[in-house]
RNA sequence: UUCUUAUCAAGAGAGACGGAGGGAUUUGGCCCUUUGAUGUCUCAGCAACCAGCCUGACGAAGGCCACGGUGCUAAUUCCAAAAGGCAUAUGCCUUAAAGAUGAGAA
Numbered sequence: 001u002u003c004u005u006a007u008c009a010a011g012a013g014a015g016a017c018g019g020a021g022g023g024a025u026u027u028g029g030c031c032c033u034u035u036g037a038u039g040u041c042u043c044a045g046c047a048a049c050c051a052g053c054c055u056g057a058c059g060a061a062g063g064c065c066a067c068g069g070u071g072c073u074a075a076u077u078c079c080a081a082a083a084g085g086c087a088u089a090u091g092c093c094u095u096a097a098a099g100a101u102g103a104g105a106a
Stems, first nucleotide, its partner, number of pairs: 001106008013043005021032003026081004044073003049069002052064004077098001082095006
C1' cells in the first nucleotide's frame, strides 16, 4: 500500500514548545482560532478492538480486568453531496460511497 472483517449517537484535558491558519480530500454550509487554534512532546484521563482471566465444549455467547499492544480525549466521522422513503421552500429516517480505528491476510 491492497484485500477481508468489526465498530464509528456514548466517554475522556492540563502543562510545555510553537506562531497561523485549522476541522482528511473537492464543493457548499457551519464551527474552532493571536483569550494562541491545527500540530509536536510530557503527564493525566477515556474506552475496551487485541492480549490476559472466568463461565461455556478449545465453538457461539456472556462476564471480569486495565500490568501489556493499539486507539481516542471540540462539535454524530461537525453536517450535506449518491440512491431510496416520509412529511414538504426545508426537515427527518434508512442504505451506500469516502474516511478513521482495531484485528487478520497478501